[in-house]
A computed fold for a 176-nucleotide RNA from a Desulfobacterales bacterium, annotated as Lysine riboswitch aptamer. Model confidence (mean pLDDT): 76 of 100. The model forms 96% of the base pairs in the Rfam consensus. The sequence was found by an Rfam model in a public genome assembly. Its Rfam family is "Lysine riboswitch aptamer". Gene Ontology term of the family: lysine biosynthetic process. About the family: Riboswitches are metabolite binding domains within certain messenger RNAs that serve as precision sensors for their corresponding targets. Allosteric rearrangement of mRNA structure is mediated by ligand binding, and this results in modulation of gene expression. This family includes riboswitches that sense lysine in a number of genes involved in lysine metabolism, including lysC.

RNA sequence: AACGAGAGUUGAGGCGCGGUUCUCAUUAGUAGCUGCAAGAGAGGGGGCAGGCCCCGCACCUUGCAGUAAAAGGGAGGACCGCCGAAGUCUGCUUUUGCCCUGUCGCAAGAGCAGGUUGGGCCUGCGGAUAAGAUCCGCAGGACUGUCACGGCUUCUCCGUGGAGAGCUCUCUCGGC
Numbered sequence: 001a002a003c004g005a006g007a008g009u010u011g012a013g014g015c016g017c018g019g020u021u022c023u024c025a026u027u028a029g030u031a032g033c034u035g036c037a038a039g040a041g042a043g044g045g046g047g048c049a050g051g052c053c054c055c056g057c058a059c060c061u062u063g064c065a066g067u068a069a070a071a072g073g074g075a076g077g078a079c080c081g082c083c084g085a086a087g088u089c090u091g092c093u094u095u096u097g098c099c100c101u102g103u104c105g106c107a108a109g110a111g112c113a114g115g116u117u118g119g120g121c122c123u124g125c126g127g128a129u130a131a132g133a134u135c136c137g138c139a140g141g142a143c144u145g146u147c148a149c150g151g152c153u154u155c156u157c158c159g160u161g162g163a164g165a166g167c168u169c170u171c172u173c174g175g176c
Base pairs, nucleotide, nucleotide: 003174004173005172006171007170008169011167014083016082017081018080019079020078021077022076023075024074032067033066034065035064036063037062038061039060043055044054045053046104047103048102049101050100051099086117087116088115089114090113091112092111093110094109095108096107097106098105118144119143121141122140123139124138125137126136127135128134146162147161148160149159150158151157
């Protein structure tokens, strides 16, 4: 030196990942609201129990007319954090909202532990969704980065396989 172990404020992959904000399209002439008409009908404000307050001939359904959104998701710009970036699955703990309490349910998050995917793209199937957008999962395909093995060139290229718990760089200890 090879090799082994540990540490690091080391660095790379590229239509690279995620977040915030602004604009735009879509959602949608939809929901809601107002008016008219008809129906139905004693209750309505997530289910049940108790309570409080409000509305009430309400509430609900249908049709016509007028008015008319928003959230989530998406595209682009700017800025920020980064390279298990991040996504996803399971379990546990927990926060907020639906008038208050209890319980149940639904919706949106946060933390911890473990598993899984190197990355983006395309195709098919399934799910979410208003959706041909987009996202997620599974399978397949080529491409790309990285390491190992093999081959041939001797600058490089080709083939096979693996996974980020990786690879590159630096330092320390062992080894020598």